[in-house]
């Protein structure tokens, strides 16, 4: 060069058009003579940019970005 697949929360990852979920991890609170550890609750997301289709996109298409694998 060509052709394929990934991109969601600090991080590890669900969600095949209809309220963006979750585990670790963060903060606050009960516990406890303190700590872990347990239990509750909270905060964290323009779903890689940008177009486009559609009442309605993380999901379809287009292109760009980064990353990863084949081919030559």
């Nucleotide at each position: 060069g060509c052709c394929u697949g990934u991109g969601u929360a600090g991080c590890u990852u669900a969600a095949u058009g209809g309220u963006u979920g979750a585990g670790c991890a963060a903060u606050u609170g009960c516990u406890u003579c303190g700590u872990a550890a347990g239990c509750a609750a909270u905060a964290g997301g323009u779903u890689g940019g940008g177009g486009g289709u559609u009442c309605a996109a993380u999901u379809c298409c287009c292109u760009c970005c980064a990353c990863a694998g084949g081919c030559u």
Predicted 3D model of a 72-nucleotide RNA (transfer RNA) from a Nanobdellota archaeon. The coordinates come from a structure-prediction model, not an experiment, and the mean pLDDT is 83.